[in-house]
Context: one part of a larger RNA
RNA sequence: CUGGGCUUAAAGCGCACGUAGGCGGUUUACCAAGCGUCUUGUGAAAUCCCCCGGCCCAACCGGGGAACUGCUGGGCGAACUGGUAGACUUGAGGCAGGUAGGGGCGCACGGAACUCUUGGUGGAGCGGUGGAAUGCAUAGAUAUCAAGAGGAACGCCGGAGGCGAAGGCGACGCGCUGGGCCUGUCCUGACGCUGAGGUGCGAAAGCCAGGGGAGCAAACGGGAUUAGAUACCCCGGUAGUCCUGGCCCUAAACGAUGUGCACUAGGUUGGAGUCACUCUGACGUGCCUCCGGCCGAAACGAAAGCGUUAAGUGCACCGCCUGGGGAGUACGGUCGCAAGGCUAAAACUC
Numbered sequence: 001c002u003g004g005g006c007u008u009a010a011a012g013c014g015c016a017c018g019u020a021g022g023c024g025g026u027u028u029a030c031c032a033a034g035c036g037u038c039u040u041g042u043g044a045a046a047u048c049c050c051c052c053g054g055c056c057c058a059a060c061c062g063g064g065g066a067a068c069u070g071c072u073g074g075g076c077g078a079a080c081u082g083g084u085a086g087a088c089u090u091g092a093g094g095c096a097g098g099u100a101g102g103g104g105c106g107c108a109c110g111g112a113a114c115u116c117u118u119g120g121u122g123g124a125g126c127g128g129u130g131g132a133a134u135g136c137a138u139a140g141a142u143a144u145c146a147a148g149a150g151g152a153a154c155g156c157c158g159g160a161g162g163c164g165a166a167g168g169c170g171a172c173g174c175g176c177u178g179g180g181c182c183u184g185u186c187c188u189g190a191c192g193c194u195g196a197g198g199u200g201c202g203a204a205a206g207c208c209a210g211g212g213g214a215g216c217a218a219a220c221g222g223g224a225u226u227a228g229a230u231a232c233c234c235c236g237g238u239a240g241u242c243c244u245g246g247c248c249c250u251a252a253a254c255g256a257u258g259u260g261c262a263c264u265a266g267g268u269u270g271g272a273g274u275c276a277c278u279c280u281g282a283c284g285u286g287c288c289u290c291c292g293g294c295c296g297a298a299a300c301g302a303a304a305g306c307g308u309u310a311a312g313u314g315c316a317c318c319g320c321c322u323g324g325g326g327a328g329u330a331c332g333g334u335c336g337c338a339a340g341g342c343u344a345a346a347a348c349u350c
Base pairs, nucleotide, nucleotide: 004321005320006319007304008303012318014201015200016199017198021194022193023192025088026087027086028085029084030083031082033081034080035077036076037075038074039073041071042070049065050064051063052062053061054060091191092188093187094186095184096183097182098181099180103177104176105175106174107173110154114150115149116148117147118146119145120144121143125136126135162169163168206247207246208245209244210243211242215241216240220236221235222234223233258317259316260315261314262313263312266295267294268293269292270291271290272289273288275286276285277284300305323350324349325348332343333342334341335340
C1' cells in the first nucleotide's frame, strides 16, 4: 500500500442546488501523453541471491554472474484511457398537446364551536371529582333566547388516499407561481452522474422589534391526594401558541436505509394517464408508462428480516465508522443578541 464496514451491533450529512475534483453513451480519422514492445545511457562499491574458490569447517574473505523491479534518450505499435477534428441518437434537455394534486405565496371570504359584552326569560344553585374542596353565583350565576364583538382552528368528505427535495402541506373562491406524469417523436446533439469547500431551505421550542390574544397553557398561585407530593387529579393563570419583519439551525430532522444508472421469478392491491375492445352513456375489461403499499422465488442477512421502492448483482461519486466511560465535554477557532450551534481532543479509568 492492498484487504473491512455503515436498517437494528460504531457508522448515511435533516434536505437540496451547485464550484473544484472524480467518473462518463455510439461511431470515424488523426496524435501518441498514459500503455505495450525493442533498444541507448545510467542505476558506484559493499550488502542480498546463484556458481566457483581460500583459511581443517563455519563465520569471514576472494573471483564471476544475476539482480538493482528505477530514471533517461530513441525506434516501432494503436486495442484500451486521454487529446484534436468530424458524425450519431438511445443518456440528458427542449417543443407541442393533455392530466391529477392539502406543492408554494398573496388577497378576499364562509359556517360550526368557544369566550366575552348588552338585553329578555328565570330564580338557586352551578362547576368539578374516585370522593371532595378551592372556584363561580341573589350585585341574579348555571340553563335558555336574541343581538353584537373577537381570536384561533377548519368536523364530515378523509382513505392503508394525494402533493412536496426534505422540513412539511387539509374550509371555500380568485390571482401569481414551482414541480411531476402521460402522449407525439418534431428540435438540440453527451449538453451527463456525483459533488470536498460554498450557497439556499430547514418541525417544535427559543430570541429581538411591533401588533394580536378567543381557546389552550410551561412558570406561578390555590384546592385535593400523600408519610411527603416542588407530581399525577381539580380551580385559576403569565410567557408562549397567532400575524409582520429579523434571528436561531436543532430533532427518534426515521425508511434509524446517501445520490444516480443498469441488471435479476412472480402474485395481489391503491392513485394518475394514454391506447384498444364493449357500451347511447355512466361504467366494465385488457396492454403499456409513472407513482404508493402488501406477500413472496432466487440471492443476501448474525438473525429479525430485505426481496424490481433490495438490505440481491454491478458501476460512479460523496459522507461517515474503528472498544465502553471520560464526551459530543474541555481548550482553540468560528457563527449567534442570547440560549447555544458547528468543529473537536487528552489525562485518567474499565